[in-house]
């Protein structure tokens, strides 16, 4: 350093409830555990979701979503290879 174990020691927290913000996607706290070897960070790139214009649509201005895939970036452990 790549890799992921019948390992150790910890972590994160889905959908759902409540309260709050926000027109809204959605987020922030509490509880809550679907799972996660990066389920940590980060809107660069696609993808979806939303607010505007536009008769519609195609587009296009702006947001979101990192637990949608890809990319940067950081981290625990040390079995086999």
């Nucleotide at each position: 350093c790549u890799c992921g174990a019948u390992a150790a020691a910890g972590g994160c927290a889905a959908a759902c409830u409540c309260a709050u913000c926000g027109u809204a996607a959605g987020a922030u706290g509490a509880g809550g555990a679907c799972g996660c070897a990066a389920a940590a960070c980060u809107a660069c790139g696609g993808a979806c979701c939303c607010c505007g214009u536009a008769a519609a649509a195609c587009a296009u201005g702006g947001g979101g979503u990192g637990g949608c895939c890809g990319g940067g970036u950081u981290a625990c452990c040390g079995a086999a290879a």
A computed fold for an 81-nucleotide RNA from Candidatus Oleimmundimicrobium americanum, annotated as c-di-GMP-I-UAU riboswitch aptamer. The organism belongs to Candidatus Oleimmundimicrobium, within Bacteria. Its mean pLDDT, the model's own confidence on a scale to 100, is 86. Rfam family: c-di-GMP-I-UAU riboswitch aptamer. Its Rfam clan is "c-di-GMP_I riboswitch clan". The model forms 95% of the base pairs in the Rfam consensus.